[in-house]
Context: one part of a larger RNA
RNA sequence: GAUGAACGCUAGCUACAGGCUUAACACAUGCAAGUCGAGGGGCAGCAUGACGGUAGCUUGCUACUGUUGAUGGCGACCGGCGCACGGGUGCGUAACGCGUGUCCAACCUACCCAUAGCUCGGGCAUAGCCCGUCGAAAGACGGAUUAAUUCCCGAUAUGUUCAAUUGCGGCAUCAAGAUUGAAUGAAAGUUCACGGCUAUGGAUGGGGACGCGUAGGAUUAGGUAGUAGGUGAGGUAACGGCUCACCUAGCCGACGAUCCUUAGGGGUUCUGAGAGGAAGGUCCCCCACACUGGUACUGAGACACGGACCAGACUCCUACGGGAGGCAGCAGUGAGGAAUAUUGGUCAAUGGGCGGAAGCCUGAACCAGCCAAGUAGCGUGCAGGAAGACUGCCCUAUGGGUUGUAAACUGCUUUUACACGGGAAUAAAAAGGGCUACGUGUAGUCUGUUGUAGGUACCGUAAGAAAAAGGACCGGCUAAUUCCGUGCCAGCAGCCGCGGUAAUACGGAAGGUCCGGGCGUUAUCC
Numbered sequence: 001g002a003u004g005a006a007c008g009c010u011a012g013c014u015a016c017a018g019g020c021u022u023a024a025c026a027c028a029u030g031c032a033a034g035u036c037g038a039g040g041g042g043c044a045g046c047a048u049g050a051c052g053g054u055a056g057c058u059u060g061c062u063a064c065u066g067u068u069g070a071u072g073g074c075g076a077c078c079g080g081c082g083c084a085c086g087g088g089u090g091c092g093u094a095a096c097g098c099g100u101g102u103c104c105a106a107c108c109u110a111c112c113c114a115u116a117g118c119u120c121g122g123g124c125a126u127a128g129c130c131c132g133u134c135g136a137a138a139g140a141c142g143g144a145u146u147a148a149u150u151c152c153c154g155a156u157a158u159g160u161u162c163a164a165u166u167g168c169g170g171c172a173u174c175a176a177g178a179u180u181g182a183a184u185g186a187a188a189g190u191u192c193a194c195g196g197c198u199a200u201g202g203a204u205g206g207g208g209a210c211g212c213g214u215a216g217g218a219u220u221a222g223g224u225a226g227u228a229g230g231u232g233a234g235g236u237a238a239c240g241g242c243u244c245a246c247c248u249a250g251c252c253g254a255c256g257a258u259c260c261u262u263a264g265g266g267g268u269u270c271u272g273a274g275a276g277g278a279a280g281g282u283c284c285c286c287c288a289c290a291c292u293g294g295u296a297c298u299g300a301g302a303c304a305c306g307g308a309c310c311a312g313a314c315u316c317c318u319a320c321g322g323g324a325g326g327c328a329g330c331a332g333u334g335a336g337g338a339a340u341a342u343u344g345g346u347c348a349a350u351g352g353g354c355g356g357a358a359g360c361c362u363g364a365a366c367c368a369g370c371c372a373a374g375u376a377g378c379g380u381g382c383a384g385g386a387a388g389a390c391u392g393c394c395c396u397a398u399g400g401g402u403u404g405u406a407a408a409c410u411g412c413u414u415u416u417a418c419a420c421g422g423g424a425a426u427a428a429a430a431a432g433g434g435c436u437a438c439g440u441g442u443a444g445u446c447u448g449u450u451g452u453a454g455g456u457a458c459c460g461u462a463a464g465a466a467a468a469a470g471g472a473c474c475g476g477c478u479a480a481u482u483c484c485g486u487g488c489c490a491g492c493a494g495c496c497g498c499g500g501u502a503a504u505a506c507g508g509a510a511g512g513u514c515c516g517g518g519c520g521u522u523a524u525c526c
Stems, first nucleotide, its partner, number of pairs: 001525003005522005012378005018371002020336001025334003029331003034081003039078002042074002046072003049068009088289003097214008107206002112202008120154004130143005159184008169174001189194001215261003222252003227249008264286004268279004291312005314325004342368001344367003350364001351362004381412004392403001394401002416467001419461004426453001430449001432447007470515005475496003481510005491498002
């Protein structure tokens, strides 16, 4: 000098940033991922309409009630897209994990963009609804019936695979492209709008390989059988002992293999003149993980935090037969600890998912609350005022000195706090409606709607010095000294060292020094 700090004493305000470093310990409760009716069958609930009944009666209204999916819409269900993002944590990992550079002629990429073509003909189911059975529950099963942008079959197809001919090119294994033949592979509707399928390219995101760099220990010296390589096959989006069969006997290692310990990596941060040393909290990028271990399914993408299955530990429910759960999401609780916050508000903005849109969801995000835990700013008044007032404390050589321009007193100001009044920007756009142009969705123009924070920031007015200062230290290092008490006691102390009767070093007081809304102590790094 620094800190995600803690502790002690003290504490007026504002802004910005920060806040479980320990138990990846266990978790009550609420919320954190839904959306689409412009894909579908339907209709539990709500609203509207129509029809009927009853009552009141001003004979066409009101109230109640029933039927009807007819309309708005919509719980549950099928289907689509999303749930692989966003958010959390640092257990594991000394590794192509990360950083940097190169390569993939060995690869994939939903949604989006561009280009070209197509969107033909049929069929079987199933959820829901209905009927029934079992179960305490969670839930499960059977029968009947039904739809779709669900599923299946057929046709066609530039594609793919194989074979033959050819060959722009490449460091090489190879290979863009062209021709012929064989096998094989599509589609979904909809009034429009919008969609669907195939192929090629782009964009974005990912996968893989390699060079170099990346903690400590030799009181760890040998390690290794899928091990090292080959042939063939399987598998993968793709290369590869990735896996398997066979063959060869290799491969790594004092330039530190193997083993053990520790650890997420980087941008960065702290310190230092630099070289270097130390650290990796907040923010950004990458990785890993989601109670512990394992496994795959679905999908463009996961071996999936709020999905599934199995095993284990733990907790809970139970009618004892059986079931349920996973905060290292946001709050919050217990425990651990020196120690770390609210079971808050809003989707107004930014961004994300779905949707044609309106919109819905969003503990992402934006805000507010708590905490001197950090940085910065402001204030606690300013000017004058010596008879250097009195009193008090303290010192003294008893003359006085000091506290001290300090106070009183005079004049001034009102930041901030308090009270009253006014009062934002953040809203840019987007959708809606009207008009115009070109021509069927774009452009222009007009209109009007939307503000969580918040009656906040900010501005103005009024009164009044009014409401606001402490902490550590004073032997040397090191700025700042005297008196009293104590008497190697009580105690101090970072080092040297103080204290045994005149202690500037202990305790108190007076005075002084340093910093100041803080000041000290402890811990750690340079």
Small-subunit ribosomal RNA, 5' domain from an uncultured bacterium, 526 nucleotides, folded computationally. Rfam family: Bacterial small subunit ribosomal RNA. Rfam links the family to the GO terms ribosome and structural constituent of ribosome. RNAcentral holds the full RNA, with entries from ENA, Greengenes and SILVA.